A computed fold for an 88-nucleotide RNA from a Candidatus Atribacteria bacterium, annotated as c-di-GMP-I riboswitch aptamer.
Model confidence (mean pLDDT): 88 of 100.
It matches the Rfam family "c-di-GMP-I riboswitch aptamer". Gene Ontology term of the family: cyclic-di-GMP binding.
[in-house]
RNA sequence: AGUUGAAAAAGGUAAACUGACCGAAAGGUCAGGACGCAAAGUCAUGGGUUUAAGGCACUUAUAGUGCUAUAAUCGCCAGACUGCCAAA
Numbered sequence: 001a002g003u004u005g006a007a008a009a010a011g012g013u014a015a016a017c018u019g020a021c022c023g024a025a026a027g028g029u030c031a032g033g034a035c036g037c038a039a040a041g042u043c044a045u046g047g048g049u050u051u052a053a054g055g056c057a058c059u060u061a062u063a064g065u066g067c068u069a070u071a072a073u074c075g076c077c078a079g080a081c082u083g084c085c086a087a088a
Base pairs, nucleotide, nucleotide: 003087004086005085012037013036017032018031019030020029021028022027035075041081042080043079045078046077047076048073049072050071054068055067056066057065058064059063
């Protein structure tokens, strides 16, 4: 330096759920909590998925339905960049 993650150690992170706050929502932040994770570290670049405020269309019309990302997700997959420990 590349490869690998069987065993071990130093540690890291934290799903569901609960509370507070932010948000139209999806979702996020903080605290508690641990299902998991060897990149579950970072980046929405490609695909997927979620939401639909606004916009557009429609009609049963002060409301409803459909479409739509510029919203969200890196703990959905791929890609890029970076990193701890150990093994051969």